[in-house]
Context: one part of a larger RNA
RNA sequence: UGACGGGGGCCUGCACAAGCGGUGGAGUAUGUGGCUCAAUUCGAUUCAACGCGAAGAACCUUACCUGGCCUUGACAUGUAGGUGGUAGAAGGAUGAAAGUCUAACGACCCCGCAAGGGGAGCUUACACAGGUGCUGCAUGGCUGUCGUCAGCUCGUGUCGUGAGAUGUUGGGUUAAGUCCCGCAACGAGCGCAACCCCUGUGUCCUGUUGCCACUCCCGCGAGAGCGGGAAGCACUCUGGACAGACUGCCUCGCUUCAACGGGGAGGAAGGUGGGGAUGACGUCAAGUCAGUAUGGCCCUUACGGCCAGGGCUGCACACGUACUACAAUGCCCGGCACAAAGGGAAGCAAUAUCGCAAGAUGGAGCAAAUCCCCGAAAACCGGGCCCAGUUCAGAUUGUCGUCUGCAACUCGACGGCAUGAAGCCGGAAUCGCUAGUAAUGGCGCAUCAGCUACGGCGCCGUGAAUACGUUCCCAGGCCUUGUACA
Numbered sequence: 001u002g003a004c005g006g007g008g009g010c011c012u013g014c015a016c017a018a019g020c021g022g023u024g025g026a027g028u029a030u031g032u033g034g035c036u037c038a039a040u041u042c043g044a045u046u047c048a049a050c051g052c053g054a055a056g057a058a059c060c061u062u063a064c065c066u067g068g069c070c071u072u073g074a075c076a077u078g079u080a081g082g083u084g085g086u087a088g089a090a091g092g093a094u095g096a097a098a099g100u101c102u103a104a105c106g107a108c109c110c111c112g113c114a115a116g117g118g119g120a121g122c123u124u125a126c127a128c129a130g131g132u133g134c135u136g137c138a139u140g141g142c143u144g145u146c147g148u149c150a151g152c153u154c155g156u157g158u159c160g161u162g163a164g165a166u167g168u169u170g171g172g173u174u175a176a177g178u179c180c181c182g183c184a185a186c187g188a189g190c191g192c193a194a195c196c197c198c199u200g201u202g203u204c205c206u207g208u209u210g211c212c213a214c215u216c217c218c219g220c221g222a223g224a225g226c227g228g229g230a231a232g233c234a235c236u237c238u239g240g241a242c243a244g245a246c247u248g249c250c251u252c253g254c255u256u257c258a259a260c261g262g263g264g265a266g267g268a269a270g271g272u273g274g275g276g277a278u279g280a281c282g283u284c285a286a287g288u289c290a291g292u293a294u295g296g297c298c299c300u301u302a303c304g305g306c307c308a309g310g311g312c313u314g315c316a317c318a319c320g321u322a323c324u325a326c327a328a329u330g331c332c333c334g335g336c337a338c339a340a341a342g343g344g345a346a347g348c349a350a351u352a353u354c355g356c357a358a359g360a361u362g363g364a365g366c367a368a369a370u371c372c373c374c375g376a377a378a379a380c381c382g383g384g385c386c387c388a389g390u391u392c393a394g395a396u397u398g399u400c401g402u403c404u405g406c407a408a409c410u411c412g413a414c415g416g417c418a419u420g421a422a423g424c425c426g427g428a429a430u431c432g433c434u435a436g437u438a439a440u441g442g443c444g445c446a447u448c449a450g451c452u453a454c455g456g457c458g459c460c461g462u463g464a465a466u467a468c469g470u471u472c473c474c475a476g477g478c479c480u481u482g483u484a485c486a
Base pairs, nucleotide, nucleotide: 001486002485003483004482005481007480008479009478010477011476012475013474015470016469019433020432021431022430023429026324027323028322029321030320031319032318033317034315035314042053043052064310065309066308067307068306069305070304073128077127078126079125080124081123082122083121088105091102092101093100094099108119109118110117111116130299131298133297134296135295139293141288142287143286144284146282151190152189153188154187155186156185157166158165159164170181171180172179196276197275198274199273201243202242203241204240205239207237210233211232215230216229217228218227219226220225246270249264250263251262252261253260326426330385331384332383333382334381335380342373343372344371347366348365352361353360354359392423397418398417399416400415401414402413403412439462440461441460442459443458444457445456
């Protein structure tokens, strides 16, 4: 100087407390351990591994296993030799395919009148290719984490023999090493904040594919009104510019005429308005040689390459993360409203018809503010159920189908009928959340032929409770103290 302390002081955080909803019990999905296996490829392992790499394992993917094949190789560059019936290749044989054998036919480019030469391609040989083989404790790059915590340092000066200290400590204050005051310090840098994006208000511009208040026309209608068109750009909206918030104003407090704190006015918004992006010096020899790159080591008729089938989906069991429930604030049936954000051409697909349905037929329209996906659901209205393992719950199983795809046996999703398991709110323990949040309801997208998505990332609807407080648990910051630790 640090680190540590079941030392002290001050402070912060959904850290506790106060609340709301879960997990731990059940079934299923998914990941992991274990076991099994010819193989169940590999990595990730406290927080910070375990719906993680994987934003899609039937084949492919695929790295694993078994078997069948290839050996300058699936791919790159170079050298030397050969090559016109050459390169390519219909077809044939064998085979699971890959491959192997054979083969009708049969080329291209440049120079040149031609002969011929050169090239491409093929082939032989050699250099080499290739390796998801090892080492993340040889590395780059990227990432996680402490932590969006408020810290981490430097120059000069001063102090100290020196390590080093000072500055950065102290008094206030803040979300903040934020700001003020003081001070042997004076300044500065990386962080904080601001500048960036979205959202909340207004003004102006914009006016089609968006809008429909006023005006006009047409159709339907008894009328209210509904549908279409014109005109229009008022409004909504699209998306561009600007304004707006700064403790600026008032007041009180603390005060040092400070910083700041409390309240108020005005305002769409008030003290960082809300959310995002942004992650200092460093820590964990943290993670990744399997994303790519890369040193070293290792394999080279195999640890390389091709193919078929299997496996990654295996199941006495254990754990994590989720979904669905156990019901009446509910379930079922009927009616009936109101979104946002996205996607669409090897695509999205309407009206219509068929089917109980999954879906099929068919194809209008749309490279999309125009058309389509697309009737949002919870909510609300009416009816049924009457507390029951039930009109709860839906696992499992049987059977019949649909769709994608060369192919759904291992091993896809979805629909109909039948079946109707556990489960009556969950031990010890444990998690999330402070507001448009939790809880709850649906919708979309990426990956993708299809899909094991209940996952991930977004969007909108409905919409709470509670916080006395900082004694305690956990993590962290500053000062101080002890130390036989570095």